Two RNAs folded together computationally: RNase P RNA and transfer RNA, 506 nucleotides in total. Rfam match: Bacterial RNase P class A. About the family: Ribonuclease P (RNase P) is a ubiquitous endoribonuclease, found in archaea, bacteria and eukarya as well as chloroplasts and mitochondria. The family's RNA type in Rfam is ribozyme.

RNA sequence: GGAGCCGGCCGGGCGGCCGCGGUCCCGGGGCAACCCGGGGUCGAGGAAAGUCCGGCCUCCGCAGGGCAGGGUGCUGGCUAACGGCCAGUCGGGGUGACCCGCAGGAAAGUGCCACAGAGAGCAGACCGCCGCCUCGCCGCUCGCGGCGAGCGUGGCGCCAGGCCCGAGCAGGGCCCGGGCGCCCGCGGCAAGGGUGAAACGGUGCGGUAAGAGCGCACCAGCGGCCGGGUGACCGGCCGGCUUGGCAAACCCCACCCGGAGCAAGGCCAAGUUGGGGACGUACCGGCCCGCGAGGAGCGGGCCGUGGAGACCGGCCCGGUCGAGUCCCCUGGUGGGCCGCACGAGACCGGCGGCAACGCCGGUCCCAGAUGGAUGGCCGCCUCCCCCCGGACGCCCGGGGGGACAGAAGCCGGCUUACAGGCCGGCUCCCCCU
RNA sequence: GGGCCGUUAGCUCAGCUGGUAGAGCAGGGGACUCUUAAUCCCAAGGUCGAAGGUUCGAGUCCUUCACGGCCCA
Numbered sequence: 001g002g003a004g005c006c007g008g009c010c011g012g013g014c015g016g017c018c019g020c021g022g023u024c025c026c027g028g029g030g031c032a033a034c035c036c037g038g039g040g041u042c043g044a045g046g047a048a049a050g051u052c053c054g055g056c057c058u059c060c061g062c063a064g065g066g067c068a069g070g071g072u073g074c075u076g077g078c079u080a081a082c083g084g085c086c087a088g089u090c091g092g093g094g095u096g097a098c099c100c101g102c103a104g105g106a107a108a109g110u111g112c113c114a115c116a117g118a119g120a121g122c123a124g125a126c127c128g129c130c131g132c133c134u135c136g137c138c139g140c141u142c143g144c145g146g147c148g149a150g151c152g153u154g155g156c157g158c159c160a161g162g163c164c165c166g167a168g169c170a171g172g173g174c175c176c177g178g179g180c181g182c183c184c185g186c187g188g189c190a191a192g193g194g195u196g197a198a199a200c201g202g203u204g205c206g207g208u209a210a211g212a213g214c215g216c217a218c219c220a221g222c223g224g225c226c227g228g229g230u231g232a233c234c235g236g237c238c239g240g241c242u243u244g245g246c247a248a249a250c251c252c253c254a255c256c257c258g259g260a261g262c263a264a265g266g267c268c269a270a271g272u273u274g275g276g277g278a279c280g281u282a283c284c285g286g287c288c289c290g291c292g293a294g295g296a297g298c299g300g301g302c303c304g305u306g307g308a309g310a311c312c313g314g315c316c317c318g319g320u321c322g323a324g325u326c327c328c329c330u331g332g333u334g335g336g337c338c339g340c341a342c343g344a345g346a347c348c349g350g351c352g353g354c355a356a357c358g359c360c361g362g363u364c365c366c367a368g369a370u371g372g373a374u375g376g377c378c379g380c381c382u383c384c385c386c387c388c389g390g391a392c393g394c395c396c397g398g399g400g401g402g403a404c405a406g407a408a409g410c411c412g413g414c415u416u417a418c419a420g421g422c423c424g425g426c427u428c429c430c431c432c433u
Numbered sequence: 434g435g436g437c438c439g440u441u442a443g444c445u446c447a448g449c450u451g452g453u454a455g456a457g458c459a460g461g462g463g464a465c466u467c468u469u470a471a472u473c474c475c476a477a478g479g480u481c482g483a484a485g486g487u488u489c490g491a492g493u494c495c496u497u498c499a500c501g502g503c504c505c506a
Stems, first nucleotide, its partner, number of pairs: 001429010012381007020043010045404001049415002052413005057261004069257005074088005089103001090101004104252002109250002111246003126193002128189005133150007152184001154183006161175005201219006220242001222239007265338004274329006284304008309321004345364008383402008434505007443458004452489001461475004482498005
């Protein structure tokens, strides 16, 4: 100088003006709810997001245990809990810093392993290798040896057809026809070829008729013993030779889990529903009309009196309206309030621990809307990008632009999105000294 | 705010315990017909919403996203 890896942090700053939501104070108005004016103070995020996990909280259910169902899955620790975090083990990747891993059990059982291939799980013999047997040829020291062949228009059986003779689905004949099975000498082998993602340990040497863990060495795996570690696991020795993959297939084992969710849930309560009660009208008097023999009786109308209650802001007086009015209990619609902002809280310091984290001390109060507030403009400065100009690679001036996104009960995680920047640690390569 | 489904051809949908993705309609070509419709035949048409993982192998199994839809006072 170049290329990279890991961790932590920020995600504009200052000032002015205008504006928005919460809360407190002061002044004024109002019986009050509340309204107006002024002032103080607080006012989004690292993800507030996705709702993928876990908890707090609330309601419902619940003696205890089990089944079913769901989740998690190397080991140890942290935590309120977790599928999260820290440290380690093992496996894989990278030259390396470092990164990734749903990483228990496949000799408990069931299932699957398509196509290809002879054979895919108590595996198998297509080509091939070898020994014996038969035949042919050649050589011969007549004992034998060498070479080649023994699978092609083949045979037998079964099945279903087609055609022909026949009255016929009886019977018979024909097909160098089709499909399947068996045989064409007996046996050994699994080294090599070939198929496949995978072929019953791998490589090498020995051995053999040819071969083979048949024997040996190393490696992988399994079992036993010893040692180290809390443990996952690691190291050493010995043994017989070897028992495929898939559990993000069913399943087995270990552990965990009751269900629903703040639109949970609770309170107040217009209108209204249901139940009960109180007061009043009705009941009274007069007149008129109708029915009627009738001044009895029935029905209707008007007037008067007495009228609960309502209105004139409240009370007294006064006035107007007036046949229903008021009270208690009840359920809870419109609506309002609580839940709901002091908490697994934030910051600083110390101690323990490799770390996650825990303990102790001090300081602080830090959004709470309900159509949903945190914004806009201007000036200066700073960072990055783009454009233009100036002798324009690094300097100067001017102009433009600024990521993802946004609380709605809260908290701990994970995941996803993100312009740009800062700090710390580390690795590899090249050059110079 | 909270809970829950779906995405496969142009459209509507199958695809069950992993093994070369199908059906109906539509569109194209041909046959029939004097012509059209109907009918018949034929072929084409798919990165199975995206990415990553498990597996020899993924539409299917697992994880994370994207889009669309439904329900709850």